[in-house]
RNA sequence: UGUAUCGAAACGGCCGCUCGUCGGGCCCCGCCCGCCGGGAGGAAAGUCCGAGCACGACAGGAUAGGGUGGUGGGUAACUCCCACCGGCCGGCUGCGCGGCUAGGGAAAGUGCCACAGAGAACAGACCGCCGAUGGCCUCUGGCCAGGCAAGGGUGAAACGGUGCGGUAAGAGCGCACCGCCCGUCCGGUGACGGACGGGGCACGGCAAACCCCACCUCGUGCAAGCGCAAGCAGUUCCGGAGCAUUUCGGUGCUCCAGCCGUGAUCCGCGGUUCGGAACAGGUCGCGUGCUAGAGCCUGCGGGAGACCGCUGGCCCAGAGAAAUGGCCGUUGCCCGCCGUCAGGCGGGAACAGAACUCGGCUUACCGAUACACGCA
Numbered sequence: 001u002g003u004a005u006c007g008a009a010a011c012g013g014c015c016g017c018u019c020g021u022c023g024g025g026c027c028c029c030g031c032c033c034g035c036c037g038g039g040a041g042g043a044a045a046g047u048c049c050g051a052g053c054a055c056g057a058c059a060g061g062a063u064a065g066g067g068u069g070g071u072g073g074g075u076a077a078c079u080c081c082c083a084c085c086g087g088c089c090g091g092c093u094g095c096g097c098g099g100c101u102a103g104g105g106a107a108a109g110u111g112c113c114a115c116a117g118a119g120a121a122c123a124g125a126c127c128g129c130c131g132a133u134g135g136c137c138u139c140u141g142g143c144c145a146g147g148c149a150a151g152g153g154u155g156a157a158a159c160g161g162u163g164c165g166g167u168a169a170g171a172g173c174g175c176a177c178c179g180c181c182c183g184u185c186c187g188g189u190g191a192c193g194g195a196c197g198g199g200g201c202a203c204g205g206c207a208a209a210c211c212c213c214a215c216c217u218c219g220u221g222c223a224a225g226c227g228c229a230a231g232c233a234g235u236u237c238c239g240g241a242g243c244a245u246u247u248c249g250g251u252g253c254u255c256c257a258g259c260c261g262u263g264a265u266c267c268g269c270g271g272u273u274c275g276g277a278a279c280a281g282g283u284c285g286c287g288u289g290c291u292a293g294a295g296c297c298u299g300c301g302g303g304a305g306a307c308c309g310c311u312g313g314c315c316c317a318g319a320g321a322a323a324u325g326g327c328c329g330u331u332g333c334c335c336g337c338c339g340u341c342a343g344g345c346g347g348g349a350a351c352a353g354a355a356c357u358c359g360g361c362u363u364a365c366c367g368a369u370a371c372a373c374g375c376a
Stems, first nucleotide, its partner, number of pairs: 001372006009331007017039004022034005041351001045362002048360005053221004065217005070084005085103001086101005104212002109210002111206003126152002128148003133145005160178006179201001180199008225288004234279005239256007258272005295314003299310004333348006
């Protein structure tokens, strides 16, 4: 440094909080008491991906928008994981090896390529080389027309590279090897690799630029949602007799009956249609969703691995504005100070905290243990 496992340092006592079973008490719809049992994490975090589940939307198709992008496998699924292929870098005599890799398409189209530089895409001649051919001159040469792109220079990138031949100088101009393109064959599930043959070479880079291609893709999240349901408001319904009145629907008064309050009950007293009953939706509230699950552990087996199968065992938080805590003692660890080297005193112990549940990724972290590697 990396990987794996653990991780409020351990034990004890006292006082609490929350959930569940059981038992008990009471003013028994509920509350209280007691026994026993459970009670934060490796990341519960960020909410970045993928799912389950729920509701809304939705005939089907297409477009738009978003996402993914080598191959094969794992998985419920994934942008995750495993293995492999290609590329780049490192290392090595070489092979093996280690690290990184958004890695479809640039001969469909559009666009961009800063600065420097003569020239940045079907280019270009600054320095330079030649001056064979033609011309002029002061003629072993110089100048010009002209030829060239080897060397220098600029740049991230200069229109294949190295070498030999060739030439006036040069140039795939010719040849060999490497690279590239095309074809055939062989190996591999495949990405791809190899061999052989042909072609002087046509095709710069960028798609984490637009774009094209292939595949995937509806939205919102448990404060989702579902059930029960005070109060208030709403709708409908609910006596009899007499008198008065009427717009013929009712209304008022009296009596009886009813209802409410007081009350154990009766009488009594008071109130009363502003009462009573029913209904649908539904607020407060209560319940449910809610925790037994793609679950955890042991063993065996399969596989190169991710992972999968089987046997046996286990139950491991469910709060709700939110419980999982506080104090004391002993011991251990680390730091500082003092010390008569026995020890004493003081301080510290991370990151962080469930909120429907899983699988990943990323980020934070005092330390302990094991293994591997590196340095001294």
Molecule: Bacterial RNase P class A
Organism: Phycisphaerales bacterium